[in-house]
Overview:
A computed fold for a 328-nucleotide part of an RNA from Pseudaestuariivita atlantica, annotated as large-subunit ribosomal RNA, domain IV. Its mean pLDDT, the model's own confidence on a scale to 100, is 89. Its Rfam family is "Bacterial large subunit ribosomal RNA". NCBI's taxonomy places the organism under Bacteria, Pseudomonadati, Pseudomonadota, Paracoccaceae, Pseudaestuariivita. RNAcentral holds the full RNA, with entries from Rfam.
Context: one part of a larger RNA
RNA sequence: CGACGUUGAAGGAACUCGGCAAAAUACCUCCGUAAGUUCGCGAGAAGGAGGCCCGGGUUCUAGGCAACUAGAGCUUGGGGGCACAAACCAGGGGGUGGCGACUGUUUACUAAAAACACAGGGCUCUGCGAAGUCGCAAGACGACGUAUAGGGUCUGACGCCUGCCCGGUGCCUGAAGGUUAAAAGGAGGGGUGAGAGCUCCGAAUUGAAGCCCAGGUAAACGGCGGCCGUAACUAUAACGGUCCUAAGGUAGCGAAAUUCCUUGUCGGGUAAGUUCCGACCUGCACGAAUGGCGUAACGACUUCCCCGCUGUCUCCAACGUCGACUCA
Repeated sequence: CGACGUUGAAGGAACUCGGCAAAAUACCUCCGUAAGUUCGCGAGAAGGAGGCCCGGGUUCUAGGCAACUAGAGCUUGGGGGCACAAACCAGGGGGUGGCGACUGUUUACUAAAAACACAGGGCUCUGCGAAGUCGCAAGACGACGUAUAGGGUCUGACGCCUGCCCGGUGCCUGAAGGUUAAAAGGAGGGGUGAGAGCUCCGAAUUGAAGCCCAGGUAAACGGCGGCCGUAACUAUAACGGUCCUAAGGUAGCGAAAUUCCUUGUCGGGUAAGUUCCGACCUGCACGAAUGGCGUAACGACUUCCCCGCUGUCUCCAACGUCGACUCA
């Protein structure tokens, strides 16, 4: 000096990205227990008290004829110790936001999460030799199932809801029409030949899907404006004008896991707060199943605050064990 432990005056998070680590709490019985809530919960909430040993009195239960034995209580007196759940073992607690409903799952060996899954919801395909999948095929799975079933895809408990746009892309529908391959067709023409013929080119016309075309469809992929003026202080604009669009963002939320400017502004908390909570709305660039907004319970998730507690720190010290080190 290091590792692992033990202890520590006064203070008690001043440490630090952050209470990381450590300390503290811890068992049983009794008392007591808030907001909120899906009435289940929250809850071991929180917060308290008792617990060892030796006597007295008393109630009950079981067995017994009884004496008594065993057990469960109540009450009262005393004793000792630094310490009575005497060692070991053995919850720290509370408040407030975010995200995800939940229990689960995951990067075997740097990520356990807000990611995945999930019950629930929607759309869509599939009538059974099903759709879909594997295979060249036979065949197999689906399924010894049959639309309350099976496949695909999105969302993700629950509550309140889920607005407008079908112009583009996709999908679906459409006995008309246009375009159109092979094929059919064969007007007409070329070569050759004495001719019959052989051979070649070939117009009109007929010809599927697809595409064009006409509709539908957004819990399909997706999209959801600009400028100017206007009220008897000012400011603002319920109102008006104009351009463009398929339609111009509804409800709800909003400096947000989204806000650049930004440490926005105001309020709260602190003596002091780029974080946090509540508001405002000027949303650079929220927004409704790429779901919107809430939400009890839950979480080795994450933000901020408080109580307790402490060597995290002010500020380090001592001791134990093992190394390092010195000598042999």